[in-house]
Overview:
A computed fold for a 72-nucleotide RNA from a Candidatus Anstonellales archaeon, annotated as transfer RNA. The RNAcentral record of the sequence draws on ENA. Taxonomically the source falls in Candidatus Anstonellales (Archaea, Nanobdellati, Microcaldota, Candidatus Micrarchaeia). It matches the Rfam family "tRNA". Its family is annotated with triplet codon-amino acid adaptor activity in the Gene Ontology.

């Protein structure tokens, strides 16, 4: 130095234009003498950072940064 992918909650992922979700943790509470396991309510993310298009952008363009992968 070029192609390509990914980058969202603590972790491992969804969402593919109309305002963010599951599954594991994690905190509370019901079941227990007590602990797990069951049910059940919550907390937690302005989606890697800049701009741009749009009435609206995690979604679509662009430059940037870091990770992975091919080619050289």
């Nucleotide at each position: 130095g070029g192609g390509c992918c990914c980058u969202u909650a603590g972790c491992u992922c969804a969402g593919a234009g109309g305002u963010a979700g599951a599954g594991c943790g994690c905190u509370u509470c019901u079941u227990u003498c007590g602990c797990a396991u069951a049910g059940a309510a919550g907390a937690g993310g302005c989606c890697g950072g800049g701009g741009g298009u749009u009435c609206a952008a995690a979604u679509c363009c662009c430059c940037c940064a870091g990770g992975g992968u091919c080619c050289a």